[in-house]
RNA sequence: GCGAAUGAACGGGAUGGUGCUCCCGACAACCGCUGAAAAGCUGAUGGCGCCUGCUUGAAU
Numbered sequence: 001g002c003g004a005a006u007g008a009a010c011g012g013g014a015u016g017g018u019g020c021u022c023c024c025g026a027c028a029a030c031c032g033c034u035g036a037a038a039a040g041c042u043g044a045u046g047g048c049g050c051c052u053g054c055u056u057g058a059a060u
Stems, first nucleotide, its partner, number of pairs: 010025004016051006032041003
């Protein structure tokens, strides 16, 4: 100096925060789907729970 492994920590998983959990990543992970185009569709989660925001309905 290079490479590998382990430990600690960090980041990411189509729009916010947080807890748990799963997966991925070392400047990478990641950046939704259909359609030739026009255009259209679902969702605040990767999954679960809570909070906030948005939408719809009902009751007071």
Fluoride riboswitch aptamer (crcB RNA motif) from Lapidilactobacillus achengensis, 60 nucleotides, folded computationally. It was read from a public genome assembly, where an Rfam model found it.